The part of an RNA shown here (small-subunit ribosomal RNA, 3' major domain) has 476 nucleotides and comes from Picea engelmannii. The prediction has a mean pLDDT of 83.
[in-house]
Context: one part of a larger RNA
């Protein structure tokens, strides 16, 4: 100087407390372990692995296994020879591929040749999702959006070092003020950026409709007020008042205001820590394979199943289930597409087909909710697993192993032990909607969007984590 203490002091955080909901019990979905297997490809493993890489494994993907193949190779450059390319027919085969028979003759040209493509040959090579993340780059997680981490000059100490950065206040903050052998500065914090919240100006189509007409309908004249959409600006700065404080920084209360003390949310992650993660995104050193650890194909596997764990979904019901009727969103998607209306089917769907490259057309119905009816505490009109049958759809193909529909079946579950998790406001809880990936879909996931909308905390004794100062130490 650090590290560390079941030392001390001060401070902070959904850390505790207060409260709400949930996990742990049930069924199922998904992931992981273990086991099994020809193979169940590989990585990730306390927090910081386990609905993770994977924003979508029937083939492909695919890296794994079995079998069938070819060996300059599926791909690149160079050399030489030859033929344009390509198409058709039949044959063996699971396909890959192998060998046949026909048809066919491009473009440029200085007529030497060249371009593009196919095929044969020899080698340089090419290939490797093979190993090493403890050889690496890059990227990422984590402590942590915690408030820290440093430097120049000075001063000080024999030196390692110290000082500044400590002290008194204050802050979300090494934030700011005051003091001080320190004076300046940098990386962080804050601000600058984006979204939301208020207003003004401007612009009105596909959006809007107050008044005047008009219609079944903002439908059509018309209007530019309102709403909304885009752009530009304004606005919040502890600015004002009172109290408090050291005449400071600030803190407490108030006024005005759409908004008040960081207005709310996001993006943004210092020096470093964990030889943290990734050689399977990519790149790359070294090592290894080269008739194979590379390549092509068919089928299988990644979906196995005594069990254990993790994350979720659905429930156990009456604040409910079912059923008739009525109402109100936002955001995003659509031409390889979204697909109205109409007809048809109980339905999933099917048929015909208008409109839309979208503020125009469309998926589209928002659902919780309101209102009428029914059920009456029952494993039930709860719950929907499982299973049977009949269908639909995507796709070359749905057996292993897709999704959806109808009818039948109707399991466990009657609120869950020890323990554990999330959340402080438009939050939790609850309700539906859209998107990416995608032929289809195992999505209950992920990522967004809005609707309804709480309770509790003005405390820091304790638990956990962190920061600063100080002190002990047989530690470095």
């Nucleotide at each position: 100087u650090g590290a560390u203490g079941g030392g001390g002091g001060c401070c902070c955080g959904c850390a505790u407390a207060a409260g709400u909901g949930a996990u742990g019990g049930a069924g199922c979905a998904u992931g992981u372990g273990a086991u099994u297997c020809a193979a169940u490809u590989c990585g990730a493993u306390g927090c910081a692995a386990a609905g993770u890489g994977a924003a979508g494994a029937a083939c492909c993907u695919u890296a794994c296994c079995a079998g069938g193949g070819a060996u300059u190779g599926a791909c690149a450059u160079g050399c030489c020879a030859u033929g344009a390319a390509u198409c058709c027919u039949a044959c063996c085969g699971a396909a890959a591929g192998a060998g046949a028979g026909g048809a066919g003759u491009u473009c440029c040209u200085u007529c030497g040749g060249g371009a593009a493509c196919g095929c044969a040959g020899a080698c340089a090579c090419g290939g490797g999702u093979g190993g090493u993340g403890c050889a690496u780059g890059g990227c990422u997680g984590u402590c942590a959006u915690c408030a820290a981490c440093u430097c120049a000059u000075u001063c000080u100490g024999u030196a390692a070092g110290g000082u500044g950065u400590u002290g008194g206040g204050u802050u979300a903050a090494g934030u700011c003020c005051c003091g001080c052998a320190a004076u300046a500065a940098g990386u962080g914090a804050a601000a600058c950026c984006c979204u939301c919240g208020u207003g003004u100006u401007u612009a009105g189509u596909u959006g809007c409709c107050a008044g005047c007409a008009u219609u079944g309908a903002g439908u059509u004249u018309g209007g530019a007020a309102c709403c909304c959409u885009g752009a530009a600006c304004a606005a919040a700065a502890u600015a004002c008042c009172a109290g408090u404080g050291a005449u400071a920084a600030g803190c407490u209360g108030g006024a005005g205001g759409a908004a008040g003390g960081u207005g709310a949310g996001g993006a943004u992650g210092a020096c470093g820590u964990c030889a943290a993660g990734u050689c399977a995104u990519c790149a790359u050193g070294c090592c290894c394979c080269u008739u194979a650890u590379g390549c092509c194909c068919u089928g299988g596997g990644u979906g196995a199943c005594a069990c254990a764990c993790a994350u979720g979904c659905u429930a156990c019901a009456a604040u409910g289930a079912c059923u008739g009727g009525g109402a109100c969103a936002a955001a995003g998607g659509g031409u390889c597409g979204c697909g109205a209306c109409c007809c048809u089917g109980c339905g999933a769907g099917g048929g015909c087909a208008a409109g839309c490259u979208a503020a125009c057309c469309u998926a589209a119905a928002a659902a919780a909710u309101c209102u009428g009816g029914c059920c009456u505490u029952a494993u039930u009109u709860u719950g929907g697993a499982u299973u049977g049958c009949a269908g639909g759809u995507u796709g070359c193909a749905a057996c292993u192993u897709g999704c959806c529909u109808g009818c039948a079946u109707g399991a466990a579950g009657c609120c869950a032990g020890a323990a554990u998790c999330a959340c402080u406001a438009g939050u939790a809880a609850u309700c539906g909607u859209c998107g990416g990936u995608c032929a289809a879909c195992c999505a209950u996931a992920c990522a967004a969007c809005g609707g309804u909308g709480a309770a509790u905390c003005u405390g820091u004794u304790c638990u956990c984590g962190g920061g600063c100062c100080u002190u002990g130490u047989a530690c470095a």

Its Rfam family is "Bacterial small subunit ribosomal RNA". RNAcentral holds the full RNA, with entries from SILVA.